[in-house]
RNA sequence: GGGACGGUAGCUCAGUGGGAGAGCACACGGCUGAAGACCGUGGUGUCGAGAGUUCGAUUCUCUCUCGUCCCA
Numbered sequence: 001g002g003g004a005c006g007g008u009a010g011c012u013c014a015g016u017g018g019g020a021g022a023g024c025a026c027a028c029g030g031c032u033g034a035a036g037a038c039c040g041u042g043g044u045g046u047c048g049a050g051a052g053u054u055c056g057a058u059u060c061u062c063u064c065u066c067g068u069c070c071c072a
Base pairs, nucleotide, nucleotide: 001071002070003069004068005067006066007065010024011023012022013021018055026042027041028040029039030038048064049063050062051061052060
């Protein structure tokens, strides 16, 4: 330099043109003599950045950026 895949919650990830979600973790409350387990409540997020298409973009297109792998 070329190619492929990926970037979504604190972590691991799902998702798909019209509600942003799961598990774990975390906070508070319940239970307990206390703690753990369990039960209830809470999403904490500019969906990597910018632009385009569209009535509407996390999703489609382009550029940039970061990471992993392959080729040279």

Transfer RNA from a Candidatus Pacearchaeota archaeon, 72 nucleotides, folded computationally. The source organism's lineage runs through Archaea, Nanobdellati and Candidatus Pacearchaeota. The coordinates come from a structure-prediction model, not an experiment, and the mean pLDDT is 82. It matches the Rfam family "tRNA". By type it is a transfer RNA.